[in-house]
Context: one part of a larger RNA
């Protein structure tokens, strides 16, 4: 000198764009953050159309959002491998969708419980569940091959347009696993290792493998640093620097890990699952003492900690996501608004003229001179921002209806739609009116005098100032440097 997710002191006009718990992965009141549906049978209201309500069922809830505790590791980065693998929804290809069955929720009824909730009996449906058939096709075994044997499917709804279901092959996307290389500090850590290293056999997985197990062998790693200890999420990048390098890893993006602490599996294409389940633990809450409920490292918000970090806001209008044929519903993702000079950038606080060099203040070589200083007054203008009045967007395409066409879809017409927002922007009105401070002035280092003080009070980044004329302390006048900021502190280069 530059930089900062900064803090503190003094000061503070406006706007745009960013950004904001770095500390206690501390504890959390309250609200919201994941639902949705032409499959099904019911209930309530209604004459009905229909509307609403739970329930069974499907899809989603494994995305999106948060945090960085753990992790020195195939975790990440990079380059590869998978003939050792899986992949819902989507696309392409071609094939199939026949017959039957018994349960159960809702509901009815009876009952238990303070509650959470639970139990008995009875009825019923399905795209829920089960059985049979078929076997293009897949898989396994046998076979040189042709082929043979065994085994494995399905679901219907419909406004008749269509939507779906099953098995298979390929694609796309996403993921799992493996490998080479790279990835902080300490030797005042030198030896470490028994599922340890390898083999045979078996189990297990979507899949290779001591992943697991029985048996056998005695191996495996290490001074090119094993093991142990400390620290740490990694990267694209960011800051600095001429570069080499050094430091860092907020915001944005990719990957990983975690979800009160520890453990476990279930469902599922996908989880060992933040707003699912079970067990144990700590903590908090309710209780009729028998028993129950909870998990903000989602968005706001509260307490605590701290030098320190925001609103319990608006809207689904756009973008994106889930469900749905669609209308649409949901969406604290997102888009906006609010707060903070926290940062960067832009603008303003007037402009021109004006010498009785006014008054006042300060200084001195004091009948006077010098500085403040064209500064002010005064004259003439301008109108940014702020104030008032009026007009007023873009961001909006979709979607619906009708018609036409080459019908996946496209075109025309009509209807219709913005949280932000009566905002941006434009025009008019009045008016210099409402808008400047902070630090410094001994040298480094731009800027000097007076008074006060008298090694006191104090200053200070270093050198050093102060003991009676202090340009170094305090005040004043003046000056210098920056400027809605200026200084101080901290950290990095």
């Nucleotide at each position: 000198g530059g930089a900062c997710g900064a803090a503190c002191g003094c000061u503070g006009g406006c706007g745009g764009c960013g950004u904001g718990c770095c500390u206690a992965a501390c504890a959390c009141a309250u609200g919201c953050a994941a639902g949705u549906c032409a499959a099904g049978g019911g209930g309530u209201a209604g004459c009905a159309a229909u509307a609403c309500c739970a329930c069974u069922g499907g899809c989603g809830c494994a995305c999106g959002g948060g945090u960085g505790a753990g992790u020195a590791a195939c975790g990440c980065g990079u380059a590869g491998g998978u003939a050792a693998u899986c992949u819902g929804c989507c696309c392409u290809u071609a094939u199939c969708c026949g017959g039957g069955a018994c349960a159960u929720a809702a509901c009815g009824u009876c009952g238990g419980g303070a509650a959470a909730c639970c139990g008995g009996c009875g009825c019923u449906a399905a795209u829920a569940u089960c059985c049979c058939a078929u076997g293009a096709g897949g898989u396994a075994u046998c076979u040189c091959a042709c082929g043979a044997u065994a085994u494995c499917a399905a679901a219907g709804c419909u406004u008749c347009g269509g939507c779906g279901g099953a098995a298979a092959a390929g694609g796309a996307u996403g993921a799992g696993c493996c490998u080479g290389c790279g990835u902080c500090u300490g030797a005042u850590u030198a030896g470490c290792u028994a599922g340890u290293u390898g083999g045979c056999g078996g189990g297990g997985u979507a899949a290779a493998a001591g992943c697991c197990c029985a048996c056998c062998a005695a191996g495996g790693c290490u001074g090119c640093g094993a093991u142990c200890a400390g620290u740490a999420g990694c990267u694209g990048g960011u800051c600095u620097g001429a570069g080499a390098g050094g430091a860092c890893g907020a915001u944005c993006a990719g990957c990983c890990a975690c979800a009160c602490u520890g453990g476990a599996a279930c469902u599922g294409a996908g989880a060992c699952a933040c707003g699912g389940u079970c067990c144990a633990g700590a903590c908090u809450c309710c209780u009729a003492c028998g028993g129950g409920a909870g998990g903000c490292a989602g968005c706001a918000g509260u307490g605590a900690g701290g030098a320190a970090u925001u609103u319990u806001g608006g809207u689904c209008a756009a973008u994106g996501g889930g469900c749905g044929a669609a209308a649409g519903c949901c969406u604290g993702a997102a888009c906006c608004a609010g707060c903070g000079a926290c940062g960067c950038c832009g603008c303003g606080u007037g402009u021109a003229g004006g010498a009785u060099g006014a008054a006042g203040g300060g200084g001195c070589u004091u009948u006077g001179c010098c500085c403040u200083g064209u500064a002010a007054a005064c004259u003439a203008c301008u109108g940014u921002c702020g104030g008032g009045a009026g007009g007023g967007a873009a961001a909006a395409g979709a979607a619906g209806a009708a018609g036409c066409c080459u019908a996946c879809g496209g075109c025309u017409u009509c209807u219709g739609g913005g949280a932000u927002u009566g905002u941006a922007c434009c025009u008019c009105c009045a008016a210099a009116g409402g808008a400047a401070g902070g630090g410094u002035c001994g040298g480094c280092u731009a800027a000097c005098u007076a008074c006060g003080u008298g090694c006191c009070a104090g200053c200070a980044g270093c050198c050093g100032c102060g003991g009676u004329a202090a340009u170094a302390c305090g005040u004043a006048g003046g000056a210098c440097c920056c400027a809605a900021g200026c200084g101080u502190u901290g950290u990095c280069c």

Background:
The part of an RNA shown here (small-subunit ribosomal RNA, 5' domain) has 493 nucleotides and comes from an Ignavibacteria bacterium. It was read from a public genome assembly. Its Rfam family is "Bacterial small subunit ribosomal RNA". Its family is annotated with structural constituent of ribosome and ribosome in the Gene Ontology. Model confidence (mean pLDDT): 84 of 100.